[in-house]
RNA sequence: AUCCCGAAAAGCCAAACUCUUCGCGAGAAGAGGACGGAACGUACCGGGUCUGAACCGCAUGACGUGUUAAACAGACAGCCGGGCUGCCGAA
Numbered sequence: 001a002u003c004c005c006g007a008a009a010a011g012c013c014a015a016a017c018u019c020u021u022c023g024c025g026a027g028a029a030g031a032g033g034a035c036g037g038a039a040c041g042u043a044c045c046g047g048g049u050c051u052g053a054a055c056c057g058c059a060u061g062a063c064g065u066g067u068u069a070a071a072c073a074g075a076c077a078g079c080c081g082g083g084c085u086g087c088c089g090a091a
Stems, first nucleotide, its partner, number of pairs: 005089002012037002017032006035078001041084002045081003048076005057067004
């Protein structure tokens, strides 16, 4: 030095919430703000959760409306696991 690990120090990130904008929506971006984090960096690889419209079916006398499974298209990395990369160096 590297790996495991996580004391100290220097820093870093930023939950909820508020305002503005975008989106049908889940949610995203900026500002404020800190619940927390040791990869709360990155990227959807595998799961998981959530959203959506249309079609089919079912209910209703009909329009309409409601509801539901698979598939499809999205969102969440601060849901979990895995991959890659990174600051410091006590036991």
Molecule: c-di-GMP-I riboswitch aptamer
Organism: Desulfuromonadaceae bacterium